[in-house]
This record gives sequence, C1' cells and structure tokens, in this order.
RNA sequence: GCGCUUGGAUGGGGGUGCGCGUCUCGUUCGGCGCGCUGAGAGUGCUCGGCACAACCCCUCGAACCUGAUCCGGCUGAAUACCGGCGGAGGGAAUCCAGCGCUGAUCGAA
Repeated sequence: GCGCUUGGAUGGGGGUGCGCGUCUCGUUCGGCGCGCUGAGAGUGCUCGGCACAACCCCUCGAACCUGAUCCGGCUGAAUACCGGCGGAGGGAAUCCAGCGCUGAUCGAA
C1' cells in the first nucleotide's frame, strides 16, 4: 500500500403490519384476548405523537422510504408466499483493532 469485511468503540438511520374473537344497538376508531408473518409488531406517557427498550441497517448501502390503496400468480380470502416493478428513484459513517498478501527504506550475516 492492497485485500478480507472478522471484531470493537462512538455516532447515526429505520420499521412497528395483518387476521379473528370480544367489549358496542350497530359501524369506524379504540381497549382487551388469541393468532399470522417477521430480526423486530414491546413498555410508558399521551392521543399530534413523543420517550425508552429490543431488533435490523449505515454508502461494498434491498435496513427502510417513494412509486403504491401498484401489477401478475397462488389462495375461500390475503397482509403471508412466488414473480414483476427493480439494482428505478431516495436512503444513515467515522475511528481503532485483527487476519492475509505485498512494496520501499535501514541494519546485520
């Protein structure tokens, strides 16, 4: 100097969905319970959200957002699953250590 992207520190980014039952004269919202997917669907305060926790991700960036209440398939129905959109547009990083390869210089033989 290059590589691996392994570990750590500090800092930063991000989401919190869906179904069923119940409460209700009934519906939406909401509370409670059960369940589904997921790494994550939590807790508290409050109803605009905020704070904290856990979890994931940080440019080698599909964490996450937009398009999007998107399109096709699957299905009793899908949010699940498969494909498309699409490596399309956005998107949050620095330092230290480790391992491997290698160059130059100096010294010794």
Molecule: TPP riboswitch aptamer (THI element)
Organism: Halotalea alkalilenta